[in-house]
Context: one part of a larger RNA
Order: sequence, then structure tokens, then C1' cells
RNA sequence: GAACGAACGCUGGCGGCGCGCCUAACACAUGCAAGUCGAACGGGGUACUUAGAGUAGAUCACUUCGGUGUGAAGCACUUUGUUACCUAGUGGCGGACGGGUGAGUAACACAUAGGUAACCUGCCCUUAGGAUUGGGAUACUCCCGGGAAACCGGGCACAAUACCGGAUAUCAUUGCAAAAUUAUGUUUUGUAAUGAAAGCUGCGAGCAAUCGUGGCGCCUAAGGAUGGGCCUGUGUCCUAUCAGCUUGUUGGUGAGGUAAUGGCUCACCAAGGCUAAGACGGGUAGCCGGACUGAGAGGUCGAUCGGCCACACUGGAACUGAGACACGGUCCAGACUCCUACGGGAGGCAGCAGUGGGGAAUUUUGCGCAAUGGGCGAAAGCCUGACGCAGCGACGCCGCGUGGGGGAAGAAGGCCUUCGGGUUGUAAACUCCUUUAGUACGGGAAGAAGCCUUCGGGUGACGGUACCGUAAGAAUAAGCCACGGCUAACUCUGUGCCAGCAGCCGCGGUAAUACAGAGGUGGCAAGCGUUGUUC
Repeated sequence: GAACGAACGCUGGCGGCGCGCCUAACACAUGCAAGUCGAACGGGGUACUUAGAGUAGAUCACUUCGGUGUGAAGCACUUUGUUACCUAGUGGCGGACGGGUGAGUAACACAUAGGUAACCUGCCCUUAGGAUUGGGAUACUCCCGGGAAACCGGGCACAAUACCGGAUAUCAUUGCAAAAUUAUGUUUUGUAAUGAAAGCUGCGAGCAAUCGUGGCGCCUAAGGAUGGGCCUGUGUCCUAUCAGCUUGUUGGUGAGGUAAUGGCUCACCAAGGCUAAGACGGGUAGCCGGACUGAGAGGUCGAUCGGCCACACUGGAACUGAGACACGGUCCAGACUCCUACGGGAGGCAGCAGUGGGGAAUUUUGCGCAAUGGGCGAAAGCCUGACGCAGCGACGCCGCGUGGGGGAAGAAGGCCUUCGGGUUGUAAACUCCUUUAGUACGGGAAGAAGCCUUCGGGUGACGGUACCGUAAGAAUAAGCCACGGCUAACUCUGUGCCAGCAGCCGCGGUAAUACAGAGGUGGCAAGCGUUGUUC
């Protein structure tokens, strides 16, 4: 000198764009952050509708004024439905993404270059073929029971794109036989065994059953795309005041396990394997694209943004699934907190806000799904603290303003003075002008395409914001640090080795340009200084 996720002191007008718990991976009140599909399914509810027998008794007719007949609206019950809406449960897809954090990890974790003849891949795309015939359950509901609750047990009945058989098999898997390629599990042919499926809906036809056609879905196989698993070469901090380490250890054979290779696991056999090119141990640390600095080489760092990894109260485990050993799933153990009828239960903010605590220090319990993206759905749509915005903070960068021209009797006041004057200083006053920002009034977006639609139109959180126009008026807006040398900037007064200053040298003991105050000056400026850290 530059830089910062900064903090502290003094000061503080506006805007744009960014950034904001670096400390306790400390504990968490409250709300929200993952749902969706009724076009998979049977129920239930509400409304409408059809019909029925009731209740009710308007109206009208007759009347001897006592009534008799007619029977509308309404009400509740049952019932009908190409009707509309809602939904606890079964079922499907999603909850493995998105979001957070950096504790652990010195490792194929990451980076880079490759390998996989050792592998998987839901949804999506392409191609080929297929979707036949049966069955038994069960949740919800209903009945009974237990429990304070969480919730649980028994029984009757019932549905499906839930579950399970039979059939079929382009094909797949496995076994056997043969051939080709050599790269070990690759390819081809033959043969045997085993292995699939589900329907829903729009329109049309029909009395209906059902049929035709379109859409969505289902099964099998092949290919693609995307996403991953595993393996390898190279690179990646300090320490030798850590020198030897290792028994599933190193290799082989066989088996198990996995999507898949492999001591991954096991039985047996051999005695190996690593190491001064630093094994093993200890410390520290997420890695990278990058950031800062520097002429570069290098050094330091890894906030925000992007890629990868790891973790989700602590430790362990598996289930489901295409995918997890799963942040807002399950089970077990532990610590902690809460409820309890004392028998037993509930919980996990390193999601967004927010609270306590720690700390020098880091924000709102905001608005919206309008946009972008994601999940589900045929769609309308629903959900989305992802995201888009707003709020707070000079935390940073950038921009603007605090007025401009004229104005000497060089006013007054202050300060200095050799008492003549000098300086503050064109500075002010005064005069002419301008109106950015701000204030008031009026207008007022783009971001919107998709989707809906009665074909007219409708849909914006930000926001009556940005922006545009008009009006009045210099009005509402400057500080901080320094002035002995380094280092731009000097005098007076006070103090008297005191009080104090100080980055280094050093100032202060009676004329201190170095302390304190004042005037003046210099520097930077909505900031200026100090501290910390890096180069």
C1' cells in the first nucleotide's frame, strides 16, 4: 500500500447492487417448511334430483254456516341418479429431490485422466410384441371390549390399478451341448426347466348387457438418454522429541454375499504385506472451481455463488423401495426435556422466522405462489419458508446530494500581533439564478407466458413501487483524523518528568510546532479513525 462475512469509537442525507452466528455440531417455547390423485377402489357426508307412503293444511268448489270435498308450499323418512362438491381409509406416485451444516474425515474424500469383458438405473424417448382365465382376503364402516392418554384387541360383512394361482412366451434367467472372439462373466446356435399383465376415462351406438373409436395407464424384451456404484494412474498440511507397523494381516483354493469386482465375510493352505521416496503413531483440516495479495514466481484463504463429499440429539441396526441404511420414516440403547390417572407415553430447528445461552459480533416469529423451478394430477388445480419480494444493519462496492454565478466598506466577531497590521476571507451578509434528492398533487408500468373464458375479457406478492408530468422554495442534509521527523499541514494559552502522548525514533523537569484547549492549516469524506488478520 492492498484486502476483509469484520468489530470498536465519533459522526451520519439518499439511491442501486451485493452481503449478514466466523463463537456453543449449545439447548430450544410457538407457527409454518411434503404432499397429491375421487379419471385406481368400496364407503360416508352435504346439496340437487326421481319416486313413494306419511305429516301438513294454503287455495278453490259446495254449504243447512255445523262442516264436506279438493289437495299447493313446507317438514322429516325411505328411494332413484351419465348430477355437483367434500373426504377418514385401502391403493398409486412423491417423501432418496429441493433446503441446512462442516462435527467427522489426511481418505479413491476431493481434483484430474482413464477403466468397467465386474455393474444398476423409477419417471422420460424410440422400437417390437402382448394384455387371457380364475381365486381368497383385508382396511374404512358396523358390533363388542381394554386404556388417563398414546393407542390396542376380538367378531360379522365388503372393494380395487391391493394380493395370489392357472394359461400363453417375441423374450429373459438357469442348466446342458457346440462354435466364435481372447479381455476372466463377451457373442452366436440348439435344447430343457422356470418366469408376465390392470384397468380408468371422453365421444358415438345400444332398452340394457356391451361394443366401436380416441386418450391415459399396465406387462415383456431391446436400444437410448439421464443419474449413480465399483476399480486404477497422478496430485493434496505439520510432526522423526512418532522408527518400526500388521494376524483377515498379505496371497491362494473353495464357498457365501452383493446390482457388481474384491478378505467384503467364512473354512482350509502358504508366510507373507508396508516402511527413511517416511510406514505406523500424534496434531490440524471438509476438498475443488475459485478469493486476496504480488511485476511475476510464490504466499495465505476456501464466507456468499457453483460442483463433489460427509452429517442430521449421541451410538447402533435394518425395513420399504428404481434409488436410503433415510434431517421433518421405523426399531434398539443412551443422555436430556415434556405429559401422566404412576400402569405408561411423547419429542429431536446443522429447514424459514424466532427464543435463551455463548460472544467483540451477525437481521423479521413479514408478503406471495404473480414469475422461475419442483411433487402429484387427464386437467382445473393443490402443495412448495425452494424461490420471488419486502423489512432491519454505512457491513461492503458504486453513484448522487448537502447548491451555482456575482459580491471588498476586505463588515462584525474570533485568533495572532513588532499595535502599524495580518488572518479567518468571496467566506458571510447582499443580489441574480437553478431544483437533482426531499415534500405535495396528478398519471402510472415492464416483468404475462401459460392457463381459464360466456370469446367481451380475466390472472402481479413486489406496488400505487420504479418511472413520467406539475408546483413552491436554498429551502431539509458534514463530519472524522492529523499537523516534531518518517508524513501533507503552526501559532497562542494552560501545564511543569505532573497530567499526559507514543507505530518507531522519542516528547513533558517554566517560553512544549510532540501533553490539554483554542485559532489556523492539511488529508479523506457519508464517512473518518482505531484494533484484529492475510499478502